[in-house]
RNA sequence: CGGGUCGACUCUGGAGAGCGGUCAUGAGACCCACCGACGGGGCAGGGGCCGGUAAGCCGGUUUCAAACUCUCAGGUUUUGGACAGAGGGGCGGCG
Numbered sequence: 001c002g003g004g005u006c007g008a009c010u011c012u013g014g015a016g017a018g019c020g021g022u023c024a025u026g027a028g029a030c031c032c033a034c035c036g037a038c039g040g041g042g043c044a045g046g047g048g049c050c051g052g053u054a055a056g057c058c059g060g061u062u063u064c065a066a067a068c069u070c071u072c073a074g075g076u077u078u079u080g081g082a083c084a085g086a087g088g089g090g091c092g093g094c095g
Base pairs, nucleotide, nucleotide: 004094005093006092007091009087010086011085012084013083018032020031021030022029023028033076034075035074039072040070041069042068046063047062048061049060050059051058052057
């Protein structure tokens, strides 16, 4: 210098669940009901280690996934939003 990759940034798309009740000038607070796709927790197979066994195998422990599951948090008007696509004078990290 060039090209990657991850993240950030910008734009676009983006589900679900109460126009519930009470209080309040408003923002909002509380109660009940509900949702899962911010975040967070849990679990399988497999792997590592240990013990028993002639071996097969069995047991213990540890590690570990999700859009599954739990609803702590968050949400059920606005908003936010996993994920997907696009972008750039190329902003940061990495090899």
Record summary
Model confidence (mean pLDDT): 78 of 100. This is a predicted structure of a 95-nucleotide RNA (Glycine riboswitch aptamer) from endosymbiont of Tevnia jerichonana (vent Tica). The sequence is in RNAcentral, with records from Rfam and Ribocentre. It matches the Rfam family "Glycine riboswitch aptamer". Rfam describes the family as follows. This family represents the bacterial glycine riboswitch. The model forms 85% of the base pairs in the Rfam consensus. NCBI's taxonomy places the organism under Bacteria, Pseudomonadati, Pseudomonadota, sulfur-oxidizing symbionts, endosymbiont of Tevnia jerichonana. RNAcentral records the identical sequence in 2 taxa.